[in-house]
RNA sequence: CGCUGAUCGCCGCCUAAUCGCCGCGUGGCGAGCCGGGGACCCAGGUUCCUGGGGUGAAUCCGCGACAGCGGUAGGGACAACUUCCAUCCCGAACCCGUCAGCUAACCCGGUCGGCGGCCGACGGAAGGGAUA
Numbered sequence: 001c002g003c004u005g006a007u008c009g010c011c012g013c014c015u016a017a018u019c020g021c022c023g024c025g026u027g028g029c030g031a032g033c034c035g036g037g038g039a040c041c042c043a044g045g046u047u048c049c050u051g052g053g054g055u056g057a058a059u060c061c062g063c064g065a066c067a068g069c070g071g072u073a074g075g076g077a078c079a080a081c082u083u084c085c086a087u088c089c090c091g092a093a094c095c096c097g098u099c100a101g102c103u104a105a106c107c108c109g110g111u112c113g114g115c116g117g118c119c120g121a122c123g124g125a126a127g128g129g130a131u132a
Stems, first nucleotide, its partner, number of pairs: 009118006018031005032111006042101001051099001052096004060071004074090004081127005
């Protein structure tokens, strides 16, 4: 000097997954956000078959012996914000257990995890806002 990695801090991204207070502490209580169950009305006939249902953007189609490949409903990023164009990506996984349509009152739960950056960088356009 270069490369790589780790730790602390800060910043940013996916996600509901953040914030506040108390506690020596493994935890607790709230706010915010998120999910489920649950009437009348409406929908829905019953049974069998290959039950049925939920979280999530993650569904569906074709090819393939498999692995996988090509696409797709849909979703995300692009560093002041929103939108459009361009560009770059994801398009999984898990859970309930024969049971659940919607659903006021009411009831029950979650608040994990993962990734990147360090003032470098700065695609184009429109609008609003802020500051001077």